């Protein structure tokens, strides 16, 4: 060098054009004499920069970091 993958919440992963989800962690109540368990409720996310669309995590382009594979 060259091709191919990954890239969503603090962690682990769904999510394939139309309101970002779940568990498990953090906050507040409740139970319980304390703990631990358990319930209810809240807050927090699409690497990053451009386009294409009325709308983009989602389709394209490019750039990062990582992974794999040829030379």
């Nucleotide at each position: 060098g060259c091709g191919g993958g990954u890239a969503u919440a603090g962690u682990u992963u769904a999510g394939u054009g139309g309101u970002u989800a779940a568990a498990c962690a953090c906050g507040a109540c409740c139970u319980u004499g304390c703990c631990a368990a358990g319930g209810u409720u809240g807050a927090g996310u699409c690497a990053c920069g451009g386009g294409u669309u009325c709308a983009a995590u989602u389709c394209c382009c490019g750039u990062u970091a990582c992974c794999c594979g040829c030379u």
The prediction has a mean pLDDT of 81. Transfer RNA from Candidatus Uhrbacteria bacterium CG10_big_fil_rev_8_21_14_0_10_48_11, 71 nucleotides, folded computationally. Taxonomically the source falls in Candidatus Uhriibacteriota (Bacteria, Bacteria candidate phyla). Rfam family: tRNA. Rfam's curators write: Transfer RNA (tRNA) molecules are approximately 80 nucleotides in length. Rfam classes the family as a transfer RNA.